[in-house]
RNAcentral holds the sequence, with entries from Rfam. Glycine riboswitch aptamer from Saccharopolyspora thermophila, 93 nucleotides, folded computationally. Its mean pLDDT, the model's own confidence on a scale to 100, is 76. Rfam family: Glycine riboswitch aptamer. Rfam links the family to the GO term glycine biosynthetic process. Of the family's consensus pairs, 90% are formed in the model.
RNA sequence: UGACGUCGUGCGGGAGAGACCUCGCUGCGGGCGGGGCGCCGAAGGAGCAACACUCCCCAGCAAACUCUCAGGCACCGUCACCGCACGGCACCA
Numbered sequence: 001u002g003a004c005g006u007c008g009u010g011c012g013g014g015a016g017a018g019a020c021c022u023c024g025c026u027g028c029g030g031g032c033g034g035g036g037c038g039c040c041g042a043a044g045g046a047g048c049a050a051c052a053c054u055c056c057c058c059a060g061c062a063a064a065c066u067c068u069c070a071g072g073c074a075c076c077g078u079c080a081c082c083g084c085a086c087g088g089c090a091c092c093a
Base pairs, nucleotide, nucleotide: 001093002092005089006088007087008086009085010084011083012082013081018037020036021035022034023033024032025031038073039072040071044069045067046066047065051060
């Protein structure tokens, strides 16, 4: 210096599901808070297979799958993921 990987930052793209019911506050707004029921999966979290090992069992091990603890269900939004740019780290040449 170059490519790849990884982390962080910024920008762009990017769904799903009740603007539900009830009570209170209220400047009477589609706002805020409590409770109730119904739902969503793409923050996070948790669980399992193949695989590998072993005589066998246990232990190891993934997700966009599953659960719905958390989060979310107008707009908004640290929402996975994708693209670009910048910076750092490590490996290789």